[in-house]
Context: one part of a larger RNA
RNA sequence: UUGGGCGUAAAGGGUGCGUAGGCGGUUAGUAAAGUUUAAGGUAUAAGUUCAUGGCUCAACCAUGGGAGGCUUUAGAGACUGGCUAACUUGAGUGCAGUAGAGGCGAGUGGAAUUCCAUGUGUAGCGGUAAAAUGCGUAAAUAUAUGGAGGAACACCAGUAGCGAAGGCGGCUUGCUGGGCUGUAACUGACGCUGAGGCACGAAAGCGUGGGGAGCAAACAGGAUUAGAUACCCUGGUAGUCCACGCCGUAAACGAUGAGUACUAAGUGUUGGGCCGAGUGGCUCAGUGUCGAAGCUAACGUGAUAAGUGUACCGCCUGGGGAGUAUGCCCGCAAGGGUGAAACUC
Numbered sequence: 001u002u003g004g005g006c007g008u009a010a011a012g013g014g015u016g017c018g019u020a021g022g023c024g025g026u027u028a029g030u031a032a033a034g035u036u037u038a039a040g041g042u043a044u045a046a047g048u049u050c051a052u053g054g055c056u057c058a059a060c061c062a063u064g065g066g067a068g069g070c071u072u073u074a075g076a077g078a079c080u081g082g083c084u085a086a087c088u089u090g091a092g093u094g095c096a097g098u099a100g101a102g103g104c105g106a107g108u109g110g111a112a113u114u115c116c117a118u119g120u121g122u123a124g125c126g127g128u129a130a131a132a133u134g135c136g137u138a139a140a141u142a143u144a145u146g147g148a149g150g151a152a153c154a155c156c157a158g159u160a161g162c163g164a165a166g167g168c169g170g171c172u173u174g175c176u177g178g179g180c181u182g183u184a185a186c187u188g189a190c191g192c193u194g195a196g197g198c199a200c201g202a203a204a205g206c207g208u209g210g211g212g213a214g215c216a217a218a219c220a221g222g223a224u225u226a227g228a229u230a231c232c233c234u235g236g237u238a239g240u241c242c243a244c245g246c247c248g249u250a251a252a253c254g255a256u257g258a259g260u261a262c263u264a265a266g267u268g269u270u271g272g273g274c275c276g277a278g279u280g281g282c283u284c285a286g287u288g289u290c291g292a293a294g295c296u297a298a299c300g301u302g303a304u305a306a307g308u309g310u311a312c313c314g315c316c317u318g319g320g321g322a323g324u325a326u327g328c329c330c331g332c333a334a335g336g337g338u339g340a341a342a343c344u345c
Base pairs, nucleotide, nucleotide: 003317004316005315006314007299008298012313014200015199016198017197021193022192023191025087026086027085028084029083030082033080034079035076036075037074038073039072040071041070042069048066049065050064051063052062053061054060090190091187092186093185094183095182096181097180098179102176103175104174105173106172107171108170109153114148115147116146117145118144119143120142124135125134161168162167205246206245207244208243209242210241214240215239219235220234221233222232257312259310260309261308262307266289267288268287269286270285271284272283273282274281275280294301295300318345319344320343327338328337329336330335
């Protein structure tokens, strides 16, 4: 390579948009590129296949035939492709509804923590398994009133919702993306996937400038302990927050790529529609659970498939060495991407 695979054994790219490419609905016609039939030409051979033969057999070898490559001519016209004409079920548009923590900006609210001021009040507070460090007669803790500031939004809250993923949660408002249902007016295959590419991408981290209540790496102290560079306690700086710019990684997980078609039931729930009007039934799109067949090494999965098909992309090929070295690309750096071998079991 072929083959076999990718939920948990190695293996689905973090996610989307999309270029090339690959693949592609229904009907009719056309030409005949692919395809196929026949005949011809051409090309050392080995190999392959069939038959026969030679080494005692076989491997091996020899002889003969066939298939296989390229090409010419003549046909066939189902299928694939090309061209022409058309269609509406795929796809999209319109119209009528509809749910939502989808995104971005601005404004605003209450609870709580901390701090400040003042009043009341007096000797403790705090913390732990127990303590101590710490705070407090310069009046703390507690309590009341007022103020400042930052961050996060209790209840509602839900195997609820929305988003491609990351993710999104007080309230109001401006701008804005997508979905779902119904209809069938319009376009008429406009589709699917997608190597490269481009964009987005939690947390931490980085740059510049702000901000800083609480929390809290580092750090300091107190404990514990044989020790304790920890777990516990008292403090506490980066950071966490904002703006702009980087980084580009995660157990980025459903450890399950995206599309499409088909394949038992039961039960809950979210958003629509239809019928019945009574609590019910049907249907579309989601989201759970249980489970038939099937699949699976088993666990499990089971219309949200890991079932049965199909077409496209990514990836795997024993463990360690190693996601290392090297080269190249990216980055301010941290590092990221690509990614071996020797050796060893």
Molecule: small-subunit ribosomal RNA, central domain
Organism: uncultured bacterium